[in-house]
Molecule: transfer RNA
Organism: Solirubrobacteraceae bacterium
RNA sequence: GCCUCCGUAGCUCAGCGGAAGAGCACCGGGCUUCGGACCCGGCGCGCAGAGGUUCGAAUCCUCUCGGGGGCU
Numbered sequence: 001g002c003c004u005c006c007g008u009a010g011c012u013c014a015g016c017g018g019a020a021g022a023g024c025a026c027c028g029g030g031c032u033u034c035g036g037a038c039c040c041g042g043c044g045c046g047c048a049g050a051g052g053u054u055c056g057a058a059u060c061c062u063c064u065c066g067g068g069g070g071c072u
Base pairs, nucleotide, nucleotide: 001071002070003069004068005067006066007065010024011023012022013021018055026042027041028040029039030038048064049063050062051061052060
């Protein structure tokens, strides 16, 4: 330098055109002598950045940034 994959909540991931969800974590309550486990409820200002296509974009296209892998 070229090719390829990835970037979504504090963490691990799902969501492949109709506008974002799970588990864990965290907070409150129940239970317990206290804690853990368990049960109930709650909080998620989260789609790497910019531009484009579209009635509509996390999703498609272009560029940029960051990370993994491969080739020279």